[in-house]
């Protein structure tokens, strides 16, 4: 330098056009003499950045950026 895959909640990941979800973690309550476990509820996101297409974009297209893998080049 080229190609491919990926960036979504604190963490690990779903979701692939119709206003975003799970598990764990966190908070509250119940239960206990008290923890743990268990049960119920809650909070938490401008979906990496900037544009484009569309009535509507996490999703399609383009630039940039970060990470991973492969290939190539130089001396």
């Nucleotide at each position: 330098g080229c190609u491919g895959c990926g960036g979504u909640a604190g963490c690990u990941c779903a979701g692939u056009g119709g206003u975003a979800g799970a598990g764990c973690a966190c908070c509250u309550c119940a239960u206990u003499g008290g923890u743990a476990a268990u049960g119920a509820g809650g909070a938490g996101g401008u979906c990496g950045u900037g544009g484009g297409u569309u009535c509507g974009a996490u999703c399609c297209c383009c630039c940039c950026u970060c990470g991973c893998a492969g290939c190539a080049c130089c001396a």
A computed fold for a 75-nucleotide RNA from Methylobacterium haplocladii, annotated as transfer RNA.
NCBI's taxonomy places the organism under Bacteria, Pseudomonadota, Alphaproteobacteria, Hyphomicrobiales, Methylobacterium.
Model confidence (mean pLDDT): 83 of 100.
It matches the Rfam family "tRNA". By type it is a transfer RNA.